This is a predicted structure of an 84-nucleotide RNA (transfer RNA) from uncultured Fibrobacter sp. Rfam family: tRNA. The family's RNA type in Rfam is transfer RNA. Its mean pLDDT, the model's own confidence on a scale to 100, is 81. Taxonomically the source falls in Fibrobacter (Bacteria, Fibrobacteria, Fibrobacterales, Fibrobacteraceae).
RNA sequence: GCCGGGGUGGUGAAAUUGGUAGACGCGCUGGACUCAAAAUCCAGUACUCGCGAGAGUGUGAGGGUUCGAUUCCCUCCCCCGGCA
Numbered sequence: 001g002c003c004g005g006g007g008u009g010g011u012g013a014a015a016u017u018g019g020u021a022g023a024c025g026c027g028c029u030g031g032a033c034u035c036a037a038a039a040u041c042c043a044g045u046a047c048u049c050g051c052g053a054g055a056g057u058g059u060g061a062g063g064g065u066u067c068g069a070u071u072c073c074c075u076c077c078c079c080c081g082g083c084a
Stems, first nucleotide, its partner, number of pairs: 001083007010026003019067001027045006046057004060076005
């Protein structure tokens, strides 16, 4: 340099012929149980604003197409593999 795969909450990882982002697990927080703890069970868990109902923003970065983009197109950054 060329080709292929990937980048999504704290973390692993889903979601695509474009239509409610974050299922499920781990972790964390609160509670139940216990003399106490472990294990187990229940609830919560992206960020900001709001007393609240709710609103806005958010899928590596920037731009494009579209009523609508994690998904399609372009450029760039980073990681993994292959070729030279």